[in-house]
Molecule: c-di-GMP-I-GGC riboswitch aptamer
Organism: Candidatus Bipolaricaulota bacterium
RNA sequence: CCUGAAAAAGGCGAACCCGUCGAAAGGCGGGGGUGCAAAGCCUCGGGCCCUUAAGCGAAAGUGGUAACCGGGCUGCCAGGG
Numbered sequence: 001c002c003u004g005a006a007a008a009a010g011g012c013g014a015a016c017c018c019g020u021c022g023a024a025a026g027g028c029g030g031g032g033g034u035g036c037a038a039a040g041c042c043u044c045g046g047g048c049c050c051u052u053a054a055g056c057g058a059a060a061g062u063g064g065u066a067a068c069c070g071g072g073c074u075g076c077c078a079g080g081g
Stems, first nucleotide, its partner, number of pairs: 001080004011036002016031006034067001040073003044070003047065003050061003
């Protein structure tokens, strides 16, 4: 540097439920365990969602989604170079 999750040590934590914050999307804590070889971190680009606006459309942000994709940075183990 590349490939992979067979092994070993582990890690994370979908839906749903309870509590809580938020106008909302959604976030946080506990339970839970669909799944993940980066399901670790980052909104740089796109998508989608929320809010505002609106006849339609375009647009904007007090936003969100990193487990939607691309990208950036970092990383355990094994095999190969």